[in-house]
Context: one part of a larger RNA
């Protein structure tokens, strides 16, 4: 490399946009690049076949005719497809129009229960904590109860194999900006599409500078138990951090461990959004069936080692990317790059089995 492969054995870039390239809807001329026919030149020798000759034969040599030399060159044709060109569709894609759904985003404001602290009242001996205790809190009055402030976090029920986002992820409520899908219309554009090496940007949690903030919660750190020990598990405390503004890291079992897009391949049954028939009610209200668009479940067919996947495919088939090639050494080392800095991307090799 051919090939064969990534759900769980080695393999799907965390997600997304996008250059390049690759791939690409009908219909029409036209051309004649690829492609395809014929025919001319050209394609050393030697090897190879065939006949013939030379050494006694054979190997070997030598020679005659063929063949290979799967190319290139240039000439006449063919025109399905492919590509260019010109025109022209509307079923891909977009755009506008509708009335709905939604923790999608940003800010700004408001609220709500609990904790925890403070001030007062009330009130007296314990409390707290655990298998069981102890540290700790309390006679400067504590748990516990009643009023009222004070601040920081977070937002019970509703709540849901519900809903939205590209992924990370999004939950009190009000308002202002704001991004996306779906459904119906078929009015407009008229292939303008898919995918994407490079490249950009987003991207949990923990870290990191700066600067606020700190209730609760709690790495580390101290006490206390347990235990042979106990750098732990349990109890008491408690520093960072957690939280907000700015900048940074760019990594997770960033998972559906399963790139993306487009067609086709039995059904049944929850549920969410729309829309359309229709039944039915006091209803702005509830049912049915059906049609798109999501999300679960069950299962035929097929696949599949097998668990299992099944129109949300792991089926059939196409397009494009990305990645894998035994374990260990190793996601190291070295070099480059990027980062404050942790470290991140990229990434071996001796040897070893």
């Nucleotide at each position: 490399u051919u090939g064969g492969g990534c759900c769980u054995a080695a393999a799907g870039c965390a997600u997304c946009c996008g250059u390049a390239g690759c791939c690409g809807g009908a219909c029409u001329a036209g051309c004649a690049a690829g492609u395809c026919c014929u025919c001319u030149g050209u394609g050393a020798a030697a090897u190879c076949g065939u006949c013939c000759a030379g050494c006694c034969u054979a190997a070997c040599u030598g020679g005659u005719c063929g063949g290979c030399g799967u190319g290139c060159a240039g000439a006449u044709g063919a025109u399905a497809c492919u590509a260019c060109u010109a025109g022209u569709c509307u079923a891909g894609a977009g755009a506008c129009c509708g009335g709905g759904a939604g923790g999608g985003g940003g800010c700004a404001g408001a609220g709500g229960u609990a904790u925890u602290c403070c001030u007062g009242g009330a009130g007296u001996a314990g409390u707290g904590g655990u298998u069981a205790a102890a540290u700790g809190c309390u006679a400067u009055a504590a748990u516990c109860c009643c009023a009222g402030g004070a601040g920081g976090a977070c937002c019970a029920a509703c709540g849901g194999u519900g809903g939205c986002g590209a992924a990370g992820g999004c939950g009190u409520c009000u308002g202002c900006c704001u991004g996306g899908a779906a459904c119906g219309g078929g009015u407009c554009u008229g292939a303008c599409g898919g995918u994407g090496a490079a490249g950009g940007a987003u991207g949990a949690a923990a870290g990191c500078u700066g600067g606020g903030g700190g209730a609760g919660c709690g790495a580390a750190a101290c006490g206390g138990a347990u235990u042979a020990g106990a750098u732990a598990c349990c109890c008491g405390u408690g520093u960072a951090g957690u939280c907000c503004c700015a900048g940074c890291c760019g990594u997770a079992a960033a998972c559906g461990c399963u790139g993306c897009c487009c067609a086709c391949u039995a059904g049944g049954u929850g549920u969410u959004g729309c829309a359309u028939a229709u039944c039915u009610u006091a209803a702005u209200g509830g049912g049915u069936a059906u049609g798109c668009a999501g999300u679960g479940c069950c299962g035929a067919a097929g696949c599949g080692a097998a668990g299992g996947c099944a129109u949300u495919a792991a089926g059939u088939g196409g397009g494009c990317c990305g990645c894998c090639u035994g374990g260990g050494g190793a996601g190291u080392a070295c070099g480059g790059u990027c980062g404050c800095a942790a470290g991140g991307c990229u990434g071996a090799a001796a040897c070893u089995u």

This is a predicted structure of a 353-nucleotide part of an RNA (small-subunit ribosomal RNA, central domain) from a metagenome.